RNA sequence: AGGGUUCUUCGGGGACGGGUGACCGACACAGUCGGGAUUCCCUACCGGCGGUAAAGUCCGCGAGCCAUUAUGUGGCAUGAACCGGUGACCAGAAAAAUAUCUGGAAUUCCGGUACCGACAGUAUAGUCUGGAUGAAAGAAGGGCAGU
Numbered sequence: 001a002g003g004g005u006u007c008u009u010c011g012g013g014g015a016c017g018g019g020u021g022a023c024c025g026a027c028a029c030a031g032u033c034g035g036g037a038u039u040c041c042c043u044a045c046c047g048g049c050g051g052u053a054a055a056g057u058c059c060g061c062g063a064g065c066c067a068u069u070a071u072g073u074g075g076c077a078u079g080a081a082c083c084g085g086u087g088a089c090c091a092g093a094a095a096a097a098u099a100u101c102u103g104g105a106a107u108u109c110c111g112g113u114a115c116c117g118a119c120a121g122u123a124u125a126g127u128c129u130g131g132a133u134g135a136a137a138g139a140a141g142g143g144c145a146g147u
Stems, first nucleotide, its partner, number of pairs: 001147001004144007015043001017042003023035005044127002046117002048061004056115002064076005081113005089104005119130003
């Protein structure tokens, strides 16, 4: 230093405000009054982990459900991006070298405009409540044996 094994710790964010009124209650009941959505409409806000040019939208993983004695194993479910610019880096040309030229190069950077969001509950939920003081992708560190 890399790999093996084992232990410990860590390991998810977000609704201020306005409108509507399903529905509920009271009463002096053709009605009046009060309550009533963080779910609807407007508006606002948020972005797990690994990879790769720095990513909610690329590639892959995790959270949920079912079967099973099982932390394992098998099965099911699992969203959403375009346009313009830049050019880390790569290849080629020529050259002693630097510089230079040509081509490629970010759905990640910069600008713009969009879009997406498990399950259960409840007035229809990414943001409320709940499973969850849980679990986990993984991250960091320590021990042990050996190379």
Molecule: FMN riboswitch aptamer (RFN element)